[in-house]
Context: one part of a larger RNA
RNA sequence: AGCAUAUGGUGGAUGCCUUGGCACUAAGAGCCGAUGAAAGACGUGAUAAGCUGCGAAAAGCUUCGGGGAGGAGCAAAUAUCCGAUGAUCCGGAGAUGUCUGAAUGGGGAAACCCACGCAGGAAAACCCUGCGUAUCCCUGCAUGAACACAUAGUGCAGGGAGGGGAACCCGGUGAACUGAAACAUCUAAGUAGCCGGAGGAAGAGAAAACAACCGUGAUUCCGGGAGUAGCGGCGAGCGAAACCGGAAGAGCCCAAACCAUGGCGCGAGCGCCGUGGGGUUCGGACCGCACAAAACCACUGCAGAAGUUAGCAGAAUGGCCCUGGGAAGACCAGCCGGAGAGGGUGAAAGCCCCGUAAGCGAAAACGGAAGCAGGGAGGCGGGAUCCAGAGUAGGUCGAGACACGUGGAACCUUGACUGAAGGAGCGGGGACCACCCCGCAAGGCUAAAUACUACUUAGUGACCGAUAGCGCAUAGUACUGUGAAGGAAAGGUGAAAAGGACCCCGGGAGGGGAGUGAAAGAGAACCUGAAACCAUAUGUUU
Numbered sequence: 001a002g003c004a005u006a007u008g009g010u011g012g013a014u015g016c017c018u019u020g021g022c023a024c025u026a027a028g029a030g031c032c033g034a035u036g037a038a039a040g041a042c043g044u045g046a047u048a049a050g051c052u053g054c055g056a057a058a059a060g061c062u063u064c065g066g067g068g069a070g071g072a073g074c075a076a077a078u079a080u081c082c083g084a085u086g087a088u089c090c091g092g093a094g095a096u097g098u099c100u101g102a103a104u105g106g107g108g109a110a111a112c113c114c115a116c117g118c119a120g121g122a123a124a125a126c127c128c129u130g131c132g133u134a135u136c137c138c139u140g141c142a143u144g145a146a147c148a149c150a151u152a153g154u155g156c157a158g159g160g161a162g163g164g165g166a167a168c169c170c171g172g173u174g175a176a177c178u179g180a181a182a183c184a185u186c187u188a189a190g191u192a193g194c195c196g197g198a199g200g201a202a203g204a205g206a207a208a209a210c211a212a213c214c215g216u217g218a219u220u221c222c223g224g225g226a227g228u229a230g231c232g233g234c235g236a237g238c239g240a241a242a243c244c245g246g247a248a249g250a251g252c253c254c255a256a257a258c259c260a261u262g263g264c265g266c267g268a269g270c271g272c273c274g275u276g277g278g279g280u281u282c283g284g285a286c287c288g289c290a291c292a293a294a295a296c297c298a299c300u301g302c303a304g305a306a307g308u309u310a311g312c313a314g315a316a317u318g319g320c321c322c323u324g325g326g327a328a329g330a331c332c333a334g335c336c337g338g339a340g341a342g343g344g345u346g347a348a349a350g351c352c353c354c355g356u357a358a359g360c361g362a363a364a365a366c367g368g369a370a371g372c373a374g375g376g377a378g379g380c381g382g383g384a385u386c387c388a389g390a391g392u393a394g395g396u397c398g399a400g401a402c403a404c405g406u407g408g409a410a411c412c413u414u415g416a417c418u419g420a421a422g423g424a425g426c427g428g429g430g431a432c433c434a435c436c437c438c439g440c441a442a443g444g445c446u447a448a449a450u451a452c453u454a455c456u457u458a459g460u461g462a463c464c465g466a467u468a469g470c471g472c473a474u475a476g477u478a479c480u481g482u483g484a485a486g487g488a489a490a491g492g493u494g495a496a497a498a499g500g501a502c503c504c505c506g507g508g509a510g511g512g513g514a515g516u517g518a519a520a521g522a523g524a525a526c527c528u529g530a531a532a533c534c535a536u537a538u539g540u541u542u
Stems, first nucleotide, its partner, number of pairs: 001541009015527001016492002020464002022461007029453002031164002039100003042055003046078001050074002061094006070082003105114003115133007135161009168199001169197005179186001183233001209216002220247005230238002251445003254389001258277008283387003286382004296376002299374004307366003311360002317333003322329001334351002336340001342354003394418007404430001425440005479486002499526001502513004
């Protein structure tokens, strides 16, 4: 020095555990904000560094309920207090709520600096306290230039907005990598990103629709139709619709004609405007005839059920000789069950504790069902006249969007230039024309079925179990970076601290006794304690 065995050390694998995650289900909720949000800064405790709570009224104040013996958070100890005159705690409603932040009196290097006006503190200076003082938009009033009327402008008052938020939604803008085995049309993809906006959903929506000579009758979503018809350097790829089956189901209001009324244009006439009625699509106005009732309703008001936000109560087991530190295990003998879900208790408990089943409960707030009221809803005939959304429809050029890449390319949108008709009219049915059929654009609203989950409650898992599961068993912390940003590691004594008084060695660290404990080879570097690695002892080989 190698090998082997044994015993230790080191190390933290493995096993077991779970405070934490992950995914989903069912309900709820789906916004917060100038009445100052989200997010923070700084304070606040007898003592107080951190977290949590709270705000100079500061781990809290008031009140209404619940609850019933302890309490002053995590978090021990000490001190001092509070509590059956009901504390702590739980729930509802209030009060207070510094400074920053849209931040809004002005400024600013956020949490700071500097003001003005009015009022109060008996008066005055100072000081203090309270309120107000941003911008934009809308409405109203006043004032009011160039420039006569006017308008612009200005001022004041009232109302609104602003910012934040996980995804979902609508719109604007809009890539590239990539694929095409290169690459340019194409694809990726109208995706990502950026911007604007809204809601609990959004958008769409009551046919100028489809269809095909039969018919359907708003929209949305799902299953088919169908990877079909098509589109496509006919490459890569892209990719419908009718129709059928289901979910849901709901239809309405203006403009105009006409009537009434008020006003304006100097004014009889003519025209325009406001308000009210009328009317809404195969119609209406108008004329005539008849008459007034109901279903229904998404609008408005009243009303207020279920439910939600604390809780209450809740059956039934003992024994001992067994083992053990410990009984819930074994044994013996019982009981309950609308409860044998689950968790805890010194191992493994239906009957010990918390619960569970079935049931009960609200002063207050939220919630809004049923109901009631208001409001909106009416028929037949006639066919002379009137009305029925214009820089619109359409056209040409250029684009976009349609599954459809210019194609035979309709339909839809529109940047430029043009530009109708008036119901005997107009649009569509995939160039275009005819016939036929369907519909009525150029105004608006509309639940449900659909999408999503930051958040709340209840629950589930052939999900994880500390190199896993979220990045975090907590942390966006420590740390890194000028910054945007990046971003960890780290769980387990024991049933109970009973956390080792005392003695000895040592400067200490540490150890040896003693003691606790079932166990200390559970001693805080603490469950188990693998391997690598190190050491000691013995054997053996050289």

The part of an RNA shown here (large-subunit ribosomal RNA, domain I) has 542 nucleotides and comes from a Lachnospiraceae bacterium. Its Rfam family is "Bacterial large subunit ribosomal RNA". The sequence was found in a public genome assembly.